[in-house]
Context: one part of a larger RNA
RNA sequence: UGACGGGGGCCCGCACAAGCAGCGGAGCGUGUGGUUCAAUUCGAUGCAACGCGAAGAACCUUACCAAGGCUUGACAUGUUGGUGGUACCGAACCGAAAGGGGAGGGACUCUUCGGAGAGCCAGCACAGGUGUUGCAUGGCUGUCGUCAGCUCGUGCCGUGAGGUGUUGGGUUAAGUCCCGCAACGAGCGCAACCCCUGUCGCUAGUUGGAUUUUUCUAGCGAGACUGCCGGGAGCAACCCGGAGGAAGGCGGGGAUGACGUCAAGUCCGCAUGGCCCUUACGCCUUGGGCUACACACACGCUACAAUGGCCAGUACAACGGGUCGCCAAGGCGCGAGCCGGAGCUAAUCCCACAAAGCUGGUCCCAGUCCGGAUUGCAGGCUGCAACUCGCCUGCAUGAAGCCGGAGUUGCUAGUAACCGCCGGUCAGCAUACGGCGGUGAAUACGUUCCCGGGCCUUGUACA
Repeated sequence: UGACGGGGGCCCGCACAAGCAGCGGAGCGUGUGGUUCAAUUCGAUGCAACGCGAAGAACCUUACCAAGGCUUGACAUGUUGGUGGUACCGAACCGAAAGGGGAGGGACUCUUCGGAGAGCCAGCACAGGUGUUGCAUGGCUGUCGUCAGCUCGUGCCGUGAGGUGUUGGGUUAAGUCCCGCAACGAGCGCAACCCCUGUCGCUAGUUGGAUUUUUCUAGCGAGACUGCCGGGAGCAACCCGGAGGAAGGCGGGGAUGACGUCAAGUCCGCAUGGCCCUUACGCCUUGGGCUACACACACGCUACAAUGGCCAGUACAACGGGUCGCCAAGGCGCGAGCCGGAGCUAAUCCCACAAAGCUGGUCCCAGUCCGGAUUGCAGGCUGCAACUCGCCUGCAUGAAGCCGGAGUUGCUAGUAACCGCCGGUCAGCAUACGGCGGUGAAUACGUUCCCGGGCCUUGUACA
C1' cells in the first nucleotide's frame, strides 16, 4: 500500500422486510449429468454452464459411427513435360450411391500459320485438417457493475515503499455539487450531447382519416431551467412544500460499461504462432447416430378447476412480414386442408377472425362436461424421402394430477400477473428466443438480520 476480520462508523441495491405470482410435488417439452452404444460429434461447469454456442439435427447441416470409394485431391497458386480426335457430352456394364468403365459423338480464343493460350493428362512444389494447445495469441464476449470509482502533471511531505490531491463538514442517483484544506490543475469514468415515448405549434400530405374541428403519417420546432412562491440550511451546495403546467426536480424507457479482476469463455465463427496427420487425422458417398434410457438435476409449458369448463352471439389493438412471396372472394371438406384465381414490389392488396373481455345459456363440486398424457385407427401438408426421426386434423382412448417437504425465483407501476398477436431461423417443424399491444393489481413500517457493493477507520503472525 492492499487484501481479509463471526472489528467499528456512515450509505446504497427487489439485499432483507411488506406484498403478489411462481418454482420445488404431477404429466409433458427442452437442456445437462450419468449410463448405454459401432457412434450416441464437440464445446459451455458456482454466482457468470445446464430452452447455453444451436435465430430451426429426417437427407443436407454434421464435425461422430459402419461400409463402399478417391489420392495434385472438393478448393488456390507456381512450375516441368505431354496432349487434336484434345476439352466437353457420354451408351453398354459393376454399384446403394460415390466411384469405376469407356462404345460413340465432338468444340473455343489469339496467330507472323511455326505455334501460343484455355482445358485436360502425368509429375513436382503444394493443397487440405471442426486434429492439439484459449496456460503461446489477435479479435470478440461474460462477470464484478451503470457499481462510483481509477489515475496523471507540477508542487509539498517521507531515507524509501509511498502519501497528499481523492481525506474532512454537508449534499447527490453520482469523485454530483458546495464549503474547508499543501495543495493547484487535468484525464478516463458520472452527467450532458444520440434514439424512442408523453403535451403543443408549424410544414407537407399519397394509398391513410375527415369533408369544419381532429386522428394518423414524417420532418422541423417549442416546452422543464429548482425558472416562480413559501419554509429549512452555514443563507452555500441542496432539501421539503406549493402554484402554474401534458409533464416536474434525472418525467419514463433505450443505447452507452472507466483502470482493472477471474491464466474466466471461445484455436468448432474468423484470424493466427508452435506441435501433429499427408493413399490419411484430407476428400466423396450410402446408411446410421447427434432423437438411446434404470435414473438425477436445471429451465419451461399444461394443469389440478366454478374469479372456472363448454356452447352460441358480440366488441376493441399494436409491432411486424410478403414477388422463388403473402395469398382475397367463391366453391368442396366435420377438420387439417384442397380447388380456385382477384389483388399486392404494398399506409393501397394479403398474412389477419386478436385473445382475455362483454351478453345469454349450460354444467353443480364430482377425478367431474376438471385435466389432457398415453395409445389405436383414419386422414392432411412439406419434402427425392417422414421406419429409425416432422408438424397438423378427425374419431376413439382417456393416465398422473385435489395446489405441492426442506428449500428457492421474479417483480416497486402501466410494473407483476393474466391475455393473445407478430417476427427471425425455416421446404417443413417453437411450450424457446426477440419484439408488440390488451386487461391491470398488492405492498414498502423500516435497515436489526441474510447476500452483494461504496467510503472512512481499526487489528493482522497474510501478500
The part of an RNA shown here (small-subunit ribosomal RNA, 3' major domain) has 463 nucleotides and comes from an uncultured prokaryote. The RNAcentral record of the full RNA draws on ENA. It matches the Rfam family "Bacterial small subunit ribosomal RNA". Its family is annotated with structural constituent of ribosome and ribosome in the Gene Ontology.